[in-house]
RNA sequence: CAUGCCUGCUGGGCAAUCGCUGCUGCGCCUUAAAACGCGGGGGAGGAAAGUCCGGACUUCACAGAGCGCAGUAGCGGCUAACGGCCGUCCGCCGAAAUCAUAAGGCGAGGAACAGGGCCACAGAGACGAGCGUAUUAAGUUACGGUGAAACGCGGUAACCUCUACUGGAAGCAACACCAAAUAGGCACACGUUGAGGCGGCUCGCUGAGUGUGCGGGUAGGUGGCUAGAGCCUUGCGGUAACGCAAGGUCGAGAGGAAUGAUUGUCAUUGUGGGUGAUUCGUCACCCCGAUCACAGAAUCCGGCUUACAGGCGGGCAUGGACU
Numbered sequence: 001c002a003u004g005c006c007u008g009c010u011g012g013g014c015a016a017u018c019g020c021u022g023c024u025g026c027g028c029c030u031u032a033a034a035a036c037g038c039g040g041g042g043g044a045g046g047a048a049a050g051u052c053c054g055g056a057c058u059u060c061a062c063a064g065a066g067c068g069c070a071g072u073a074g075c076g077g078c079u080a081a082c083g084g085c086c087g088u089c090c091g092c093c094g095a096a097a098u099c100a101u102a103a104g105g106c107g108a109g110g111a112a113c114a115g116g117g118c119c120a121c122a123g124a125g126a127c128g129a130g131c132g133u134a135u136u137a138a139g140u141u142a143c144g145g146u147g148a149a150a151c152g153c154g155g156u157a158a159c160c161u162c163u164a165c166u167g168g169a170a171g172c173a174a175c176a177c178c179a180a181a182u183a184g185g186c187a188c189a190c191g192u193u194g195a196g197g198c199g200g201c202u203c204g205c206u207g208a209g210u211g212u213g214c215g216g217g218u219a220g221g222u223g224g225c226u227a228g229a230g231c232c233u234u235g236c237g238g239u240a241a242c243g244c245a246a247g248g249u250c251g252a253g254a255g256g257a258a259u260g261a262u263u264g265u266c267a268u269u270g271u272g273g274g275u276g277a278u279u280c281g282u283c284a285c286c287c288c289g290a291u292c293a294c295a296g297a298a299u300c301c302g303g304c305u306u307a308c309a310g311g312c313g314g315g316c317a318u319g320g321a322c323u
Base pairs, nucleotide, nucleotide: 001319002318003317004316005315006314007313008312009311010310012266013265014264015263016262017261018260020043021042023040024039025038026037027036045294049305050304052303053302054301055300056299057171058170059169060168069167070166071165072164073163074088075087076086077085078084089109090107091106092105093104110162111161115160116159117156118155119154127152131144132143133142134141175223176222177221178220185214186213187212188211189210190209196206197205198204230249231248232247233246234245235244236243237242267291268290269289270288272287273286274285275284276283277282
């Protein structure tokens, strides 16, 4: 340099103004709040996504054992756990014509003498023995184009099954607490010797409930709720995943759900335009344009998968050239 691979990071910065949404200080008002005014400070992602796998947490269930159902599957390790990750064995794929192999990629890689099922095309015959030819005392022995497999102790478990191991169920709309109105429930008191109602009183009319208390649930409110298997740096152990130690750090918590817009500037960028310089490779400055992708938290965390404009890296293999 060419070709083929693996992998990490990033996803515009700053400022001003105007909003949106929580928090907070003061003022005003108030029994106290809320609201309002002024000020301060916080406010999405690498996937917040799909909700596929694993956990934390919560409620319910649960003596023990078994059946059933679902999942996992070489070997070893990591981890809170996993179907994830790391290492490794085996098989297959993998470039420069082919072959083979490199880096690398993929594997639903336990078991086919426990049992059942199935085996395309070709072939007379496909799982269970038969069939054809030759041969023999005798289905006695040998051979048989095809096909992955043929006259046999084949193949297939990504078909049932067996073996080993794992798994109780539902999910923050979990769940806990506070708690109106109305209806219903329970207790007590009063009431046909007339309670209660008809706007205050009397008469009159009406005629079976009325009052008080308690408890459950609903609306509504509060908690759960964001300091955590957290993040960053350094050192040590380990091939690695990862672990340990020390130091530093705090980064949304809303809830039918806010996180936005404009302008300036810097940065990046362009088959753009212009000026100047030049060792003719380019460089500097000015103007103009663009900054766009995928996508929007909803209890939290570890993974996997999927989507993604642009930008910045690191490493490996093979071949070639030069020193």
This is a predicted structure of a 323-nucleotide RNA (Bacterial RNase P class A) from Ephemeroptericola cinctiostellae. Taxonomically the source falls in Ephemeroptericola (Bacteria, Pseudomonadati, Betaproteobacteria, Burkholderiales). Model confidence (mean pLDDT): 77 of 100. Rfam family: Bacterial RNase P class A. Rfam links the family to the GO terms ribonuclease P activity, tRNA processing and dimeric ribonuclease P complex. The family's RNA type in Rfam is ribozyme. RNAcentral holds the sequence, with entries from Rfam.